[in-house]
This is a predicted structure of a 532-nucleotide part of an RNA (small-subunit ribosomal RNA, 5' domain) from an uncultured Enterobacteriaceae bacterium. RNAcentral holds the full RNA, with entries from ENA and SILVA. Its Rfam family is "Bacterial small subunit ribosomal RNA".
Context: one part of a larger RNA
RNA sequence: GAACGAACGCUAGCGGGAUGCUUUACACAUGCAAGUCGAACGGCAGCGCGAAGGAAGCUUGCUUUCUUUGGCGGCGAGUGGCGAACGGGUGAGUAAUGUAUCGGAACGUGCCCAGUAGCGGGGGAUAACUGGCCGAAAGGUCAGCUAAUACCGCAUACGCCCUACGGGGGAAAGGGGGGGAUCGCAAGACCUCUCACUAUUGGAGCGGCCGAUAUCGGAUUAGCUAGUUGGUGGGGUAAAGGCCUACCAAGGCGACGAUCCGUAGCUGGUUUGAGAGGACGACCAGCCACACUGGGACUGAGACACGGCCCAGACUCCUACGGGGGGCAGCAGUGGGGAAUAUUGCACAAUGGGCGCAAGCCUGAUGCAGCCAUGCCGCGUGUAUGAAGAAGGCCUUCGGGUUGUAAAGUACUUUCAGCGGGGAGGAAGGUGUUGUGGUUAAUAACCACAGCAAUUGACGUUACCCGCAGAAGAAGCACCGGCUAACUCCGUGCCAGCAGCCGCGGUAAUACGGAGGGUGCAAGCGUUAAUC
Numbered sequence: 001g002a003a004c005g006a007a008c009g010c011u012a013g014c015g016g017g018a019u020g021c022u023u024u025a026c027a028c029a030u031g032c033a034a035g036u037c038g039a040a041c042g043g044c045a046g047c048g049c050g051a052a053g054g055a056a057g058c059u060u061g062c063u064u065u066c067u068u069u070g071g072c073g074g075c076g077a078g079u080g081g082c083g084a085a086c087g088g089g090u091g092a093g094u095a096a097u098g099u100a101u102c103g104g105a106a107c108g109u110g111c112c113c114a115g116u117a118g119c120g121g122g123g124g125a126u127a128a129c130u131g132g133c134c135g136a137a138a139g140g141u142c143a144g145c146u147a148a149u150a151c152c153g154c155a156u157a158c159g160c161c162c163u164a165c166g167g168g169g170g171a172a173a174g175g176g177g178g179g180g181a182u183c184g185c186a187a188g189a190c191c192u193c194u195c196a197c198u199a200u201u202g203g204a205g206c207g208g209c210c211g212a213u214a215u216c217g218g219a220u221u222a223g224c225u226a227g228u229u230g231g232u233g234g235g236g237u238a239a240a241g242g243c244c245u246a247c248c249a250a251g252g253c254g255a256c257g258a259u260c261c262g263u264a265g266c267u268g269g270u271u272u273g274a275g276a277g278g279a280c281g282a283c284c285a286g287c288c289a290c291a292c293u294g295g296g297a298c299u300g301a302g303a304c305a306c307g308g309c310c311c312a313g314a315c316u317c318c319u320a321c322g323g324g325g326g327g328c329a330g331c332a333g334u335g336g337g338g339a340a341u342a343u344u345g346c347a348c349a350a351u352g353g354g355c356g357c358a359a360g361c362c363u364g365a366u367g368c369a370g371c372c373a374u375g376c377c378g379c380g381u382g383u384a385u386g387a388a389g390a391a392g393g394c395c396u397u398c399g400g401g402u403u404g405u406a407a408a409g410u411a412c413u414u415u416c417a418g419c420g421g422g423g424a425g426g427a428a429g430g431u432g433u434u435g436u437g438g439u440u441a442a443u444a445a446c447c448a449c450a451g452c453a454a455u456u457g458a459c460g461u462u463a464c465c466c467g468c469a470g471a472a473g474a475a476g477c478a479c480c481g482g483c484u485a486a487c488u489c490c491g492u493g494c495c496a497g498c499a500g501c502c503g504c505g506g507u508a509a510u511a512c513g514g515a516g517g518g519u520g521c522a523a524g525c526g527u528u529a530a531u532c
Base pairs, nucleotide, nucleotide: 001532002531006528007527008526009525010524013379014378015377016376018374020371021337026335027334028333030332031331032330035082036081037080040079041078043075044074047073048072049071050069051068052067053066054065055064056063057062058061089290090289091288098215099214100213101212102211103210104209107207108206109205112203113202114201115200116199117198118197120154122152123151129144130143131142132141133140134139160169161168162167174195175194176193177192178191179190182189183188216262217261218260223253224252225251228250229249230248231247232246233245234244235243265287266286267285268284269280270279271278272277292313293312294311295310296309315326316325317324318323343369345368346367347366351365352363353362354361355360382412383411384410385409392403393402394401395400416473418468419467420466421465422464426459429455431453432452433451434450435449436448437447438446476521477520478519479518480517481502482501483500487516488515489514490513491512497504498503
């Protein structure tokens, strides 16, 4: 000098765009952070509508009210599907089961895209619900009823799997919209469109596995190793493999640093430096690991699963003492620790995600707002003129010098802040309607595109523009012995004090304290810590 996720002291006008628990991976009150689908299903607790019946008022066909009814819109709870393995947080562990780069072969893959072939016919249950019982609660138990895209056989098998090549094995589910002829009492059959479903092939993207090279310090750590190293048989996995197991052999690693100890998430990068190099790994992005501590599996395409389950432990809460509940390293917020780090905010309008045909619902992701000069950038605190060089202050050799064109005065301007008015863009879509095309038996329906219409904004009193008033509301901090830009007076008297180094202070201190003056930076300026 640079730089900072900084802190402290003094000071402080505005805006933009960023950052904000580096310490206790310490403990957590409260709210929210993952739901959605009625176009899978039985239903109907609540809301609205319709229908039927009764009563009252009368204006005699209306109003009010009561009852019944899933008939409709919808929908609490439930069965079922998809999602919950993403997104968000943290860096404890990990020196290699990690990461970075370059390769490899023995694998998996829901949703998505393309191709091929199907989607026939049956069955038995069960939740919800009803009734009984147990429990303080959490919850549980028995009996009865019922549905499905839930579950299970049968049939079929292009391709698929196994095979000793003879053969053997294995699937599915329906839902919704519209409709001319034919059949049917009707529902519907049937046709068609669409969404799903089954099997299989390929792809895309994603993931699992293996190898090489690189990846901090210590030798005051020199030897380490028994599933250890290799083979065979078997098991296991989606998959290679001591991954596991039985037997056999005796190997394997190591001064090119094994093993042990300490420290540490890794990288793109950040920062400094002319570079080489050094230090670091906040924010953003990729990967990894973790989710109170330790262990385990279940479900599933995917987890050994932050807001799932089981067991053990510590802590904590409820209890009728029998027994139960919990996990903020999600967003806010609280206590604690600390030099130190923010709101228990608004919105799904945009982007993205989940579910859904869609409308839409959910989304503390995200978009915004709030707080903090924490850093970066920009703007302002006025401009011109003005010598009687005013007054006052300070110094003085008492002549004067300096503060100083500085002020006052005169003439102007009005950024920003204040008040009033106007006002983009972030909005693409979605809905309705018209037209064209596709599909179709069809002018229904559906799909694609185009036109038109009424609309969708948290931010938001937005950005920006116009007007009004008036210099009006807006400057500090550090330093002045040398390094190092900037000097005099007074006080003090090795005292009080200063200090980054050299060093100042013991009666004339440019070095302490104050004042005047000056220098530097400026909404900041200094100090401190750690880094180059």